A computed fold for a 73-nucleotide RNA from a Candidatus Microgenomatia bacterium, annotated as transfer RNA. Rfam family: tRNA. It is annotated as a transfer RNA. Its mean pLDDT, the model's own confidence on a scale to 100, is 81.
RNA sequence: AGGUCUGUAGCUCAAUUGGCGGAGCAAUCGGCUCCAAACCGAUCGGCUGUGGGUUCAAAUCCUGCCAGGCCUG
Repeated sequence: AGGUCUGUAGCUCAAUUGGCGGAGCAAUCGGCUCCAAACCGAUCGGCUGUGGGUUCAAAUCCUGCCAGGCCUG
C1' cells in the first nucleotide's frame, strides 16, 4: 500500500436482518448473617467509534474518515 472482518453500558456480548436499545458480570443501596463470603431484591448506567447520505423511521442499508484484528506484498 491492497484485501477482509470488527467497533453497542466500566468489561464480555445480544438486539429475531429497517420499527420502543437489552442480558450477564462489575459498581451502589437494601435483605439474609454475630461479621463476611455466597445467595436474594432494587438502583445506576449508552447522542450505538466519528462525519455525511438513503428512508416516514437507521445500531442495522450506502459512503468518507478514525481505531483495532487477520491475510497478501